Description: Model confidence (mean pLDDT): 83 of 100. This is a predicted structure of a 596-nucleotide part of an RNA (large-subunit ribosomal RNA, domain I) from a Caldifarciminota bacterium.
Context: one part of a larger RNA
RNA sequence: AGCACAUGGUGGAUGCCUCGGCAGUUGAAGGCGAUGAAGGGCGUGGUAAGCUGCGAUAAGCGCCGGUGAGCUGCACACAAGCUUUGACCCGGCGAUUCCCGAAUGGGGUAACCCGUGUGGAGUAAUGUCCACACAUCCCGGGAUGAAUCCAUAGUCCUGGGAGGCUAACCCGGGGAAGUGAAACAUCUCAGUACCCGGAGGAAAAGAAAGCAACUGCGAUUCCCUGAGUAGUGGCGAGCGAAAGGGGAAGAGCCCAAACCGAUUCCGGUGUCAAGCCAGCAGGCGUUGCCGGAACGGGGUUGUGGGACCAGCCACGCUAACUGCUGUGAGGCGAGGGAGUGAGAAAGGUCAACCGUUAGUCGAAGUCUUCUGGAAAGAAGCACCAGAGAGGGUGAUAGUCCCGUAGGCGAAAGCGGUUGGCUCUCCCGCGGCUGGAAUCCCAAGUACCACGGGGCACGAGAAACCCUGUGGGAAUCAGGGAGGACCACCUUCCAAGGCUAAAUACUCUCAACUGACCGAUAGUGCACCAGUACCGUGAGGGAAAGGUGAAAAGAACCCCUGGCGGGGAGUGAAAUAGAACCUGAAACCAUGUGCUU
Numbered sequence: 001a002g003c004a005c006a007u008g009g010u011g012g013a014u015g016c017c018u019c020g021g022c023a024g025u026u027g028a029a030g031g032c033g034a035u036g037a038a039g040g041g042c043g044u045g046g047u048a049a050g051c052u053g054c055g056a057u058a059a060g061c062g063c064c065g066g067u068g069a070g071c072u073g074c075a076c077a078c079a080a081g082c083u084u085u086g087a088c089c090c091g092g093c094g095a096u097u098c099c100c101g102a103a104u105g106g107g108g109u110a111a112c113c114c115g116u117g118u119g120g121a122g123u124a125a126u127g128u129c130c131a132c133a134c135a136u137c138c139c140g141g142g143a144u145g146a147a148u149c150c151a152u153a154g155u156c157c158u159g160g161g162a163g164g165c166u167a168a169c170c171c172g173g174g175g176a177a178g179u180g181a182a183a184c185a186u187c188u189c190a191g192u193a194c195c196c197g198g199a200g201g202a203a204a205a206g207a208a209a210g211c212a213a214c215u216g217c218g219a220u221u222c223c224c225u226g227a228g229u230a231g232u233g234g235c236g237a238g239c240g241a242a243a244g245g246g247g248a249a250g251a252g253c254c255c256a257a258a259c260c261g262a263u264u265c266c267g268g269u270g271u272c273a274a275g276c277c278a279g280c281a282g283g284c285g286u287u288g289c290c291g292g293a294a295c296g297g298g299g300u301u302g303u304g305g306g307a308c309c310a311g312c313c314a315c316g317c318u319a320a321c322u323g324c325u326g327u328g329a330g331g332c333g334a335g336g337g338a339g340u341g342a343g344a345a346a347g348g349u350c351a352a353c354c355g356u357u358a359g360u361c362g363a364a365g366u367c368u369u370c371u372g373g374a375a376a377g378a379a380g381c382a383c384c385a386g387a388g389a390g391g392g393u394g395a396u397a398g399u400c401c402c403g404u405a406g407g408c409g410a411a412a413g414c415g416g417u418u419g420g421c422u423c424u425c426c427c428g429c430g431g432c433u434g435g436a437a438u439c440c441c442a443a444g445u446a447c448c449a450c451g452g453g454g455c456a457c458g459a460g461a462a463a464c465c466c467u468g469u470g471g472g473a474a475u476c477a478g479g480g481a482g483g484a485c486c487a488c489c490u491u492c493c494a495a496g497g498c499u500a501a502a503u504a505c506u507c508u509c510a511a512c513u514g515a516c517c518g519a520u521a522g523u524g525c526a527c528c529a530g531u532a533c534c535g536u537g538a539g540g541g542a543a544a545g546g547u548g549a550a551a552a553g554a555a556c557c558c559c560u561g562g563c564g565g566g567g568a569g570u571g572a573a574a575u576a577g578a579a580c581c582u583g584a585a586a587c588c589a590u591g592u593g594c595u596u
Stems, first nucleotide, its partner, number of pairs: 001595009015581001016546002020517002022514007029506002031165002039100003042055003046078002050074002061094006070082003105114003115134007136162009169200001170198005180187001184234001210217002221248005231239002252498003259297003263294007275284002277326006302476001304441004308435006315333004335427005347422011359408003365381001366397001367380004382399002384388001390402003447471008457483001478493005533540002553580001556567004
């Protein structure tokens, strides 16, 4: 020096564990914010650095409930206190809530600086302090009011709203490239990523100018199928339907126009007029007529519908300049219907019930013996079970504890259901039948051309949908579509609007589940983690769990400056001693043996 064995050291693998994660299921909730949010800064404790809580009333204040003996958070110390006159803790409702932040009086390098007005405190007075108000934009109402006559702009006052944040889902406006095509340009990736705008608990879509095919269906959405089919495609790579069938859900409505108005305004016209509901009489007569605007009625469809005209049926009273007779635009009422769940829209209140935000009751061995530090283990004998889910307890407990099955419970807040009252709206008249002369049935629209885009469909035979430019109809004897186009046939009514459910998602809450992980795994984070640290910045981004059943955390003695160690003591165990469960390997050391 090497090898082997043993004993240690180092190291932290492995095993076991889990306060943390991951993926789901069911339900709830689906928003917060100028009444100042989300997120922060700074403070706040007897001692107080951090976290947590809270806000100058500062680990807290008040009230109402729950609970019932301890309490002063993590946090195991001391001090000083609180508490059956109910503390602490849990729930509900309030109060307080510095500064920044949409940040909003002005400014600003966030958490700072500086104001103005009114009221107040204080001072001899100024300085100072306190409270409130003072941003911008939009909408409504009002006043005032230029150039410029009316007017308008502007200005001022007043009421209401908005602004910002937020995980995914949704709609709209914009919109790539890496890539694939084994290169690459059409194409693909992909209308994806990303940016912007907007909204909701869902959004969007939606009541046929639809499909279909000579039979028919009957809004939309979603799922399965049709089908990787028909197609499309440098016919490459790829892209990729629809009808139909089966299911989930199910719901339909409102306007524009014609026409009427004995509602208001404007312009024109008009005086023995016309007209003032009809007739007669009286009276009025810028009321009338025409056109326009607004408002009210009417009306909403494709076996075309409506207006219009006629007929039939159709509660009472009243009113139209006056009187009588009549009618009944309108009004009132009886009566009826409906309602915030679309079809109009706010609710309020009361009651009952349900749910939710604290809780509470809850069966049956702590029987004998044994092992052990410890019994829940073993043996024996019992018991409960609407409860043998789960967790804890000194090892493995139905009967020890918390629970579990099953019951019970709310002063206050919230949500829901039902009903009553209030409230609101509607009908109160319209409906039916018939008629065909007239009128209406959404215009710079349909459609056409050119240029684009969307449709599974790349210009193709390219319909259909959208539209930048130009042209530019018709009103039912009308118009669109049925994949060029034409005819026939069929089908449907565009150019206005609303609409629940079935569907998508999960920042969040609750319960539960797992042939999911178990500390190099599982979230980046089981631990004071988006921290330490890196970067000018955008941004990147860790490592790090385990004494023991219980601190019983080693009094005292010895070596030592200390660290550390040796005794003693605790403990079942101290090779469980805090660098603490187990404690592999590499590596190091000591001892012994062998070889050289």

It matches the Rfam family "Bacterial large subunit ribosomal RNA". Its family is annotated with ribosome and structural constituent of ribosome in the Gene Ontology. The family has 102 seed sequences and 51,934 matches in Rfam 15.1. The full RNA is in RNAcentral, with records from ENA.